[in-house]
RNA sequence: GCCCCCGUAGUUCAAUGGAUAGAACAAGGGACUCCUAAGCCUUAAAUGGCGGUUCGACUCCGUCCGGGGGCA
Numbered sequence: 001g002c003c004c005c006c007g008u009a010g011u012u013c014a015a016u017g018g019a020u021a022g023a024a025c026a027a028g029g030g031a032c033u034c035c036u037a038a039g040c041c042u043u044a045a046a047u048g049g050c051g052g053u054u055c056g057a058c059u060c061c062g063u064c065c066g067g068g069g070g071c072a
Stems, first nucleotide, its partner, number of pairs: 001071007010025004018055001027043004048064005
């Protein structure tokens, strides 16, 4: 330099172009307990950026950014 794949809560992952983007673990709070842990109840938290297509985009297209891989 060329080609391919990936980017969604703190982490690991879901989500036929159409519900208020969901779960687990983690975190905060509560209740329980002599105390702690586990278990129980509850709260907050995310679509990499900018454009485009569409009635409607996490999803499709372009470009940029970041990560990984292959070839040279």
Notes:
Model confidence (mean pLDDT): 81 of 100. Predicted 3D model of a 72-nucleotide RNA (transfer RNA) from a Candidatus Woesebacteria bacterium. Rfam family: tRNA. From the family's description: Transfer RNA (tRNA) molecules are approximately 80 nucleotides in length. NCBI's taxonomy places the organism under Bacteria, Bacteria candidate phyla, Candidatus Woeseibacteriota. RNAcentral holds the sequence, with entries from ENA.